[in-house]
The RNA shown here (Guanidine-I riboswitch aptamer) has 102 nucleotides and comes from Romboutsia lituseburensis.
The model forms 100% of the base pairs in the Rfam consensus.
It matches the Rfam family "Guanidine-I riboswitch aptamer". Rfam describes the family as follows. This family represents a conserved RNA structure found upstream of the ykkC and yxkD genes in Bacillus subtilis and related genes in other bacteria.
The organism belongs to Romboutsia, within Bacteria.
RNAcentral records the identical sequence in 2 taxa.
The RNAcentral record of the sequence draws on ENA and Rfam.
This record gives sequence, structure tokens and C1' cells, in this order.
RNA sequence: AUAAAAGUUUUAUAGGGUUCCGUAGUUGAAAUUUUAACUGGUCUGGUCCGAGAUAAAACGCACAGUAUUCUGUGUUCACGGAAGGACAAAAGCCUGGGAGAU
Repeated sequence: AUAAAAGUUUUAUAGGGUUCCGUAGUUGAAAUUUUAACUGGUCUGGUCCGAGAUAAAACGCACAGUAUUCUGUGUUCACGGAAGGACAAAAGCCUGGGAGAU
């Protein structure tokens, strides 16, 4: 100094917070279990966000088999801040396989 399909999507997970639901507390109203407001994520949770360096699947891609359609095989590696940004908010989200390190 420099190449790579180191591709795309979906569903999950680690992880993440607090709009909504639930839940806990306080206060008020009705009047005996309902309702409203506020507070709590240092509330197990549901909705929600969610991985380049997590998983699975599909498609794709490469190669082979006389092969655009079928079949088989392969699809490896990957240490990493600080800071900023979005949504209600945060994050292994995005900037970003970035800066840097090796």
C1' cells in the first nucleotide's frame, strides 16, 4: 500500500432500556373493590429495541457431476476503545469488520 459473497433476508438468543400493558408504592374519588393521577426498571415479566466479531433456516455465491431448472460438497477468519446519533429510552443497535492494535 492492498483483495475477498467477509452477500441478503427471516426467526430466535446474549444483551438493553421504560413509551404501552402488567406489577409495587403514594395520594384522591366513588364506596368494598373498582377507578384516576403521580412515583419506582436498584420491578421476575408481556409488547418493544437487539448483535460484523451469537445460533438456526432460506435464498444467493463457488466448485463438481454431460447440467439456467436437478443432485452433492463448501461458504473459512475476525482483538477492539473513547465519543457521537435515533426512537419513550438504553444497548453487543447505527457511525463501524470504523480509529487503533496485531